[in-house]
RNA sequence: GGGCCUUUAGCUCAUCUGGUAGAGCACAUCAUUUGCAAUGAUGGGGUGGCAGGUUCGAGUCCUGUAAGGUCCA
Numbered sequence: 001g002g003g004c005c006u007u008u009a010g011c012u013c014a015u016c017u018g019g020u021a022g023a024g025c026a027c028a029u030c031a032u033u034u035g036c037a038a039u040g041a042u043g044g045g046g047u048g049g050c051a052g053g054u055u056c057g058a059g060u061c062c063u064g065u066a067a068g069g070u071c072c073a
Stems, first nucleotide, its partner, number of pairs: 001072007010025004019056001027043005049065005
């Protein structure tokens, strides 16, 4: 220098063909306990790496760019 893959909640990851973005763990509150843990119930939390474009509508398609991984030179 070139090819490919990844980037979504605090963490690990889903989201099939473009149509209101979810799960587990974690966190908060409540119940239970002398207290803690465990368990149960409820709840909060997202500019989808960044910037543009296409579209009525983009996490998803296109372009540029950043970071990480991998292969080739």